About this RNA
A computed fold for a 72-nucleotide RNA from Choiromyces venosus 120613-1, annotated as transfer RNA. NCBI's taxonomy places the organism under Eukaryota, Opisthokonta, Fungi, Choiromyces, Choiromyces venosus. Rfam family: tRNA. The family's RNA type in Rfam is transfer RNA. The same sequence occurs in records of 5 taxa. Its mean pLDDT, the model's own confidence on a scale to 100, is 81. The sequence is in RNAcentral, with records from ENA, Ensembl Fungi, GtRNAdb and Rfam.
RNA sequence: UCCGUUGUGGUGUAAUGGUUAGCAUCUGUCGCUCUCACCGACAAGAUCGGGGUUCAAUUCCCCGCAACGGAA
Numbered sequence: 001u002c003c004g005u006u007g008u009g010g011u012g013u014a015a016u017g018g019u020u021a022g023c024a025u026c027u028g029u030c031g032c033u034c035u036c037a038c039c040g041a042c043a044a045g046a047u048c049g050g051g052g053u054u055c056a057a058u059u060c061c062c063c064g065c066a067a068c069g070g071a072a
Stems, first nucleotide, its partner, number of pairs: 001071007010025004018055001027043005048064005
């Protein structure tokens, strides 16, 4: 310098052009318990940044950023 893959709650991960963006874990509150733990209920919390296509973009396209891998 070039090519490829990936980027989603604090963490790990699903998802598909029309979702209320799901699940697990963590955290908080409540219940249970003499208390703690376990268990149950509820709550908060996310689509890397910008632009484009589209009636509608997390999804498709372009440019960047970051991580990883490869070529020279």